[in-house]
RNA sequence: GGCCCGUUCGUCUAGUGGUUAGGAUGCGAGACCCUCAUUCUCGCGGCAUGGGUUCGACUCCCAUACGGGUCA
Numbered sequence: 001g002g003c004c005c006g007u008u009c010g011u012c013u014a015g016u017g018g019u020u021a022g023g024a025u026g027c028g029a030g031a032c033c034c035u036c037a038u039u040c041u042c043g044c045g046g047c048a049u050g051g052g053u054u055c056g057a058c059u060c061c062c063a064u065a066c067g068g069g070u071c072a
Base pairs, nucleotide, nucleotide: 001071002070003069004068005067006066007065010025011024012023013022018055026044027043028042029041030040031039048064049063050062051061052060
């Protein structure tokens, strides 16, 4: 350098064009308890960046960035 794959809450992970972007964990508040832990309830928090296609994009296409694989 060529080709292929990946990038989603702090972390792990689901999501094959119309989902309120879901779950676990974490964090905050509350309940329970003599206290802590456990348990329960509520909340917080995310689609790598830019552009394109489409009535509509996390999803399809292109470029860029980062990571991985492979060939030379």